[in-house]
Context: one part of a larger RNA
RNA sequence: GGACGAACGCUGGCGGCGUGCUUAAUACAUGCAAGUCGAGCGAGAAGCCACUCCUCCGUAAGGAGGAGUGGUGGAAAGCGGCGAACGGGUGAGUAACACGUGGGUAAUGUGCCCUGGACUCUGGGAUAACAGCGGGAAACCGCUGCUAAUACCGGAUAACCCUGCAGCGUCGCAUGAUGCAGCAGGCAAAGCUCCGGCGGUCCAGGAUCAGCCCGCGGCCUAUCAGCUUGUUGGUGGGGUAACGGCCUACCAAGGCUCUGACGGGUAGCUGGCGUGAGAGCGCGACCAGCCACACUGGGACUGAGACACGGCCCAGACUCCUACGGGAGGCAGCAGUAGGGAAUCUUGCGCAAUGGGCGAAAGCCUGACGCAGCGACGCCGCGUGAGGGAUGAAGGCCUUCGGGUUGUAAACCUCUUUCAGCAGGGACGAAGCGAAAGUGACGGUACCUGCAGAAGAAGCCCCGGCCAACUACGUGCCAGCAGCCGCGGUAAUACGUAGGGGGCAAGCGUUGUCC
Numbered sequence: 001g002g003a004c005g006a007a008c009g010c011u012g013g014c015g016g017c018g019u020g021c022u023u024a025a026u027a028c029a030u031g032c033a034a035g036u037c038g039a040g041c042g043a044g045a046a047g048c049c050a051c052u053c054c055u056c057c058g059u060a061a062g063g064a065g066g067a068g069u070g071g072u073g074g075a076a077a078g079c080g081g082c083g084a085a086c087g088g089g090u091g092a093g094u095a096a097c098a099c100g101u102g103g104g105u106a107a108u109g110u111g112c113c114c115u116g117g118a119c120u121c122u123g124g125g126a127u128a129a130c131a132g133c134g135g136g137a138a139a140c141c142g143c144u145g146c147u148a149a150u151a152c153c154g155g156a157u158a159a160c161c162c163u164g165c166a167g168c169g170u171c172g173c174a175u176g177a178u179g180c181a182g183c184a185g186g187c188a189a190a191g192c193u194c195c196g197g198c199g200g201u202c203c204a205g206g207a208u209c210a211g212c213c214c215g216c217g218g219c220c221u222a223u224c225a226g227c228u229u230g231u232u233g234g235u236g237g238g239g240u241a242a243c244g245g246c247c248u249a250c251c252a253a254g255g256c257u258c259u260g261a262c263g264g265g266u267a268g269c270u271g272g273c274g275u276g277a278g279a280g281c282g283c284g285a286c287c288a289g290c291c292a293c294a295c296u297g298g299g300a301c302u303g304a305g306a307c308a309c310g311g312c313c314c315a316g317a318c319u320c321c322u323a324c325g326g327g328a329g330g331c332a333g334c335a336g337u338a339g340g341g342a343a344u345c346u347u348g349c350g351c352a353a354u355g356g357g358c359g360a361a362a363g364c365c366u367g368a369c370g371c372a373g374c375g376a377c378g379c380c381g382c383g384u385g386a387g388g389g390a391u392g393a394a395g396g397c398c399u400u401c402g403g404g405u406u407g408u409a410a411a412c413c414u415c416u417u418u419c420a421g422c423a424g425g426g427a428c429g430a431a432g433c434g435a436a437a438g439u440g441a442c443g444g445u446a447c448c449u450g451c452a453g454a455a456g457a458a459g460c461c462c463c464g465g466c467c468a469a470c471u472a473c474g475u476g477c478c479a480g481c482a483g484c485c486g487c488g489g490u491a492a493u494a495c496g497u498a499g500g501g502g503g504c505a506a507g508c509g510u511u512g513u514c515c
């Protein structure tokens, strides 16, 4: 000098864009953050329509109310499907194939999506909801009875496919890959509909995503020198989507290490960010990719995908409810609270846009996201007026008492009106959806026009040298200053105040950290 997720002191007009718990991965009140599909299914509330009956009013037409039936409707709950493994948070752990980069998978999987091929035949038994009874304070549970499905279970069909057997060809370094035909065995389905559509099953291929393996690369410590028994390899078996000591039985005795094993400390890694002429050094906040974690530890279930933040089970600590028998909970989601701390925001608006889930669609959900709010926390832009104005006013300060300086500064004259204020107008963002009408959170915002008046808007640090800027008074090694050198003991440009001056400016200084 530059930089910062900063903090502290003094000060503070406006706007745009960013950014904001670095500490206690401490504990959490409250609300919200993952639902959706009635075009899979049974049942079916309110409301509406129609019909019938009854009551009341009316001469009647008709009106009001009630009941029943049918239709429509589609709430709460339930069965079923898809989603809930994404999105969002955090950095505890991890020195590791965790990450980065380049390869491999002849050792693999892949819901939804795309392309092509072959199909969608025929039966069955249940069960929730519901009803009845019962238990419990509750959470919730039991028994009996009824019912549906794109829920569940059989049978049929099987080109392709899977398993086994054996054959021929092509290819590969090899385990082997691939093409053709054969034999035996095996494997599927579901319907709904507004008749327009929407689905279901099997197979091959693609795309996407993921798993696994390998080479190389990136911290400190030798005041850690030896480490290892599933350890290193083999065989058989098991297990997985898949290779493998991944697991197991047996056999062998190996494997790693001064090119630093093992141990200890520290740490998420990267794209990048800061600085620097570069080499390098430091860092990994925001944004993006990957990883890990979800009160602590362990475990599996479901599923295409999890060993699953807002799922389940067990154990533990903690908190809460209880009728003492037993139960409930997990903000490192968005806000917010307490605590810790030098220190870090609103319990806001909206699904209008983008994106996501479900749905044929309308649409519903979405604290992702889009916005607004708070904070000079940062960067950038703008303003606090412009021109003229000497007898150089007054006042202040200094003075050699002549004067000097503040100082064109002010007054005064002539102008201007950005920003803020007031008034009027007023968006783009909208494509889509909807028969049409219509549909914007931001927002009456940005922006445009007009109005009034210099009107509402300047501070902070420094002035001994380094280092730009000097005098007076007070103080008298006191009070104090200080980054280094050093100032202060009676004329202090170094302390305090004032006048003056220098620097930067809505900031200026200080502290901390890095280059």
Stems, first nucleotide, its partner, number of pairs: 001515004006511005013382006019375002021340001026338003030335003035082003040079002047072011089293003099217007108210002113206008121155004130145006161186005167180005191198002219265003226256003231253008268290004272283004295316005318329004346372001348371003354368001355366004385415004395406004419456001421451005429442001432439002459504005464485003470499005480487002